[in-house]
Context: one part of a larger RNA
Molecule: small-subunit ribosomal RNA, 5' domain
Organism: uncultured prokaryote
RNA sequence: GAACGAACGCUGGCGGCGUGCUUAACACAUGCAAGUCGAACGGGAAAGGGGGCUUCGGCCCCUGAGUAGAGUGGCGAACGGGUGCGUAACACGUGAGUAAUCUGCCUCAGACUCCGGGAUAACAUCCCGAAAGAGUUGCUAAUACCGGAUAGGUCCCAGGGGUGAUGCCCUUGGGGGUGAUGCCCUUGGGGGAAAGGUUCGCCGGUCUGAGAUGAGCUUGCGGCCCAUUAGCUUGUUGGCGGGGUAACGGCUCACCAAGGCAGCGAUGGGUAGCUGGUCUGAGAGGACGAUCAGCCACACUGGCACUGAGACACGGGCCAGACUCCUACGGGAGGCAGCAGUGGGGAAUUUUGCGCAAUGGGCGAAAGCCUGACGCAGUAACGCCGCGUGGAGGAUGAAGGCCCUCGGGUCGUAAACUCCUGUCAGGGGGGAAGACGGAAGUGGAACGAAUAGUUCCAUUUUCCAGACGGUACCCCCAAAGGAAGCCCCGGCUAAUUCCGUGCCAGCAGCCGCGGUAAUACGGAAGGGGCAAGCGUUGUUC
Numbered sequence: 001g002a003a004c005g006a007a008c009g010c011u012g013g014c015g016g017c018g019u020g021c022u023u024a025a026c027a028c029a030u031g032c033a034a035g036u037c038g039a040a041c042g043g044g045a046a047a048g049g050g051g052g053c054u055u056c057g058g059c060c061c062c063u064g065a066g067u068a069g070a071g072u073g074g075c076g077a078a079c080g081g082g083u084g085c086g087u088a089a090c091a092c093g094u095g096a097g098u099a100a101u102c103u104g105c106c107u108c109a110g111a112c113u114c115c116g117g118g119a120u121a122a123c124a125u126c127c128c129g130a131a132a133g134a135g136u137u138g139c140u141a142a143u144a145c146c147g148g149a150u151a152g153g154u155c156c157c158a159g160g161g162g163u164g165a166u167g168c169c170c171u172u173g174g175g176g177g178u179g180a181u182g183c184c185c186u187u188g189g190g191g192g193a194a195a196g197g198u199u200c201g202c203c204g205g206u207c208u209g210a211g212a213u214g215a216g217c218u219u220g221c222g223g224c225c226c227a228u229u230a231g232c233u234u235g236u237u238g239g240c241g242g243g244g245u246a247a248c249g250g251c252u253c254a255c256c257a258a259g260g261c262a263g264c265g266a267u268g269g270g271u272a273g274c275u276g277g278u279c280u281g282a283g284a285g286g287a288c289g290a291u292c293a294g295c296c297a298c299a300c301u302g303g304c305a306c307u308g309a310g311a312c313a314c315g316g317g318c319c320a321g322a323c324u325c326c327u328a329c330g331g332g333a334g335g336c337a338g339c340a341g342u343g344g345g346g347a348a349u350u351u352u353g354c355g356c357a358a359u360g361g362g363c364g365a366a367a368g369c370c371u372g373a374c375g376c377a378g379u380a381a382c383g384c385c386g387c388g389u390g391g392a393g394g395a396u397g398a399a400g401g402c403c404c405u406c407g408g409g410u411c412g413u414a415a416a417c418u419c420c421u422g423u424c425a426g427g428g429g430g431g432a433a434g435a436c437g438g439a440a441g442u443g444g445a446a447c448g449a450a451u452a453g454u455u456c457c458a459u460u461u462u463c464c465a466g467a468c469g470g471u472a473c474c475c476c477c478a479a480a481g482g483a484a485g486c487c488c489c490g491g492c493u494a495a496u497u498c499c500g501u502g503c504c505a506g507c508a509g510c511c512g513c514g515g516u517a518a519u520a521c522g523g524a525a526g527g528g529g530c531a532a533g534c535g536u537u538g539u540u541c
Stems, first nucleotide, its partner, number of pairs: 001541004006537005013387006019380002021345001026343003030340003035075003040072002048063006082298003092222007101215002106211008114148004123138002126135001128133001155190009167178004196203002224270003231261003236258004241253003273295004277288004300321005323334004351377001353376003359373001360371004390420004400411004424482001426477005434468001437464004441459007485530005490511003496525005506513002
């Protein structure tokens, strides 16, 4: 000098764009953050309104409404969002491999979607419990579940043919030979599938092949400190076999062998998420890894599996532990490192806001519903950038302050005063873009026997839809009116005098100032620097 997710002191007008728990991965009240589909399925209220009857207690019918809420089933919940505890590791980065693999939804292609069956929730009934929640009996549906048929593919067993990676052999190269656990074709045997809904347009279901996307695994190389850590290792290293996985593999197990790693740093210890990047620097390099993006890890702590295409699953399950809460003491409930917010810790870090209008996501045929992702607003000079706090004229160089050699000098065109302008703030009026789309109508086209219908296209028609926001922006009004501070002035280093103090009080980044004329302390005047900031502290280069 530059920089910062900063903090502290003094000060503080406006706007735009960003950023904001770096500490306790400490504990959390409350609300919200993942649902959706009635075009998969069975069932189906109530309040309210209207009518009828009535013994005035009530009962029935229509509507509310095939609505609400619940249940079965499907898809989603593995995304999105948070945090950085752990991790020195194939975790990450980069390159390669997978002939050792999987991939829901999506796209393309081929073939099919046949015949049957038994349950079960909801519901009703009885019943246990304070609750959470269970149980008995009975009824019922499906794209839920099960059996059978068929299936050219794939799988398993046996056989034949072709191709052929890596390795090995011959060879100067080129090339040739051999040839798997691979791929393709083929023969025989064995086993393996499906679901319907519908507004009749479609939407689905099954198997197979290919693609796309995503993921798993392997591997070369690369990136911290300590040798005041020198030896480490028994599933350890390799093999045969069994098991297991989507898949190779000591991944696991039995047996056999005794190996494997290490001074090119094993093992141990410390520290740490990694990267694109960020800061600095002429560069080389050094330091860092907030925000944004990619990957990884974690979800009260530890462990485990289930479901599923995908999890060993933040707002799923089970077990154990600590903590908190409820309890009728028998037993139960919970997990903000989601968004707000609270306590605590700390030098220190925001609203318990608005909206799904846009973008994106889930479900749905669609309308639509959900979405603290996101879009916005609020808050903080925390940062960067921009603007303003007026402009021109104005000498009796006013008053006043300060200094003085008492002549004067300086603050100083500064002020007053005159003329002008109108950014921002204030008041009034107008007022967006961000909206693409959806529904209805109309017209046209295609399919169709159709003036049913469905789909597509168009539309100057109508309706619905903007959180921000009556915001941005524009115009008018008024008015210099409301808007400047902070640090420094001995040298480094730009800017000096007076008074006070008297090695005191104090200053200080280094050198050093202060003991009676202190340009260095404190005040004042003047000056210098930056400016809605200025200084200090911390940290990095």